[in-house]
Parts: sequence; structure tokens; C1' cells
RNA sequence: AUUGUAUAUUUAGCGCCAGAACAAGUGAUUGUUGACGAGGUUGGUAGUUAUCGAAAAUUCGGCGGAUGCUACUACGGUUAGUAUAAUCGUAAGGUAUAUUUUAAAAAAUAAAAUCAAAAUUAUAACAGAGAAUAUACCAUAUACUAAA
Repeated sequence: AUUGUAUAUUUAGCGCCAGAACAAGUGAUUGUUGACGAGGUUGGUAGUUAUCGAAAAUUCGGCGGAUGCUACUACGGUUAGUAUAAUCGUAAGGUAUAUUUUAAAAAAUAAAAUCAAAAUUAUAACAGAGAAUAUACCAUAUACUAAA
């Protein structure tokens, strides 16, 4: 380096590091940091600095990716059926209120290990969005067909 087998891990707020910062070293150089969780996917094309808070630090800066959003389109749900329109995305109308939905990290303390930076483990607390359920209000259209 190639092949095979076994085991483990991985599918994303995720990965990476040419800048920067930090540590070791006379130096060459080597190493470290570089976002804390919650929530989130019908398919395709295009565009776009892709949701929510926590924290307050380089969580600076950059690159890649991405379940976001917008437009078009296909499919699907919503009425007995079909078409158009509207509105949503399989839990498949909108708004408001209430309830539910285990935050994690930082900070602090402790532990073992490391030359060091730093990283790991343990302990307790603290969100918002979204979603679900309940209630109220609004919307639930038009044409055709069929049945009563």
C1' cells in the first nucleotide's frame, strides 16, 4: 500500500483550519482552541450571510455542508367525487389564551491524567422558538357530477 474478516463509530448548529489567539521549544517546529444546547426533512429547480434562545469568551475570522425561508413546479392532506381557488405537508387551515413538552454549556466545586496550553469526568440550577392538547373566534369558496 492492497484485499478480506470482525468490532466500534458516523448522517449534521454539523465538520474543517491557510488567518488569529494560546502553550511548549534558543530555534526549526510541534500541540491546543476555534458555538452551549432546544427545535427542525414530501420530491425537483432557482435564490438566500438558514430557526430559537443560553452564555458573554477568539462563541474572533475564514471554508465546506445543512432538515430554514422565498418563488415556480410535481405529488399529497383538508368537502361524497372531480376541476379551479385557498391553506397546509403525512400529527397535512389561521389567530389568540391556557397547559404540557427532563435544556445544555459557560461559571462554581471535586477527581484522575498532562511539561504546558487545553481537554475529560462527576455534582446542582437557570431559556426561547416550535410542536401537541383544550377553549374561543375567523375561514371552510365556486362550477360540474352522483346520491339522499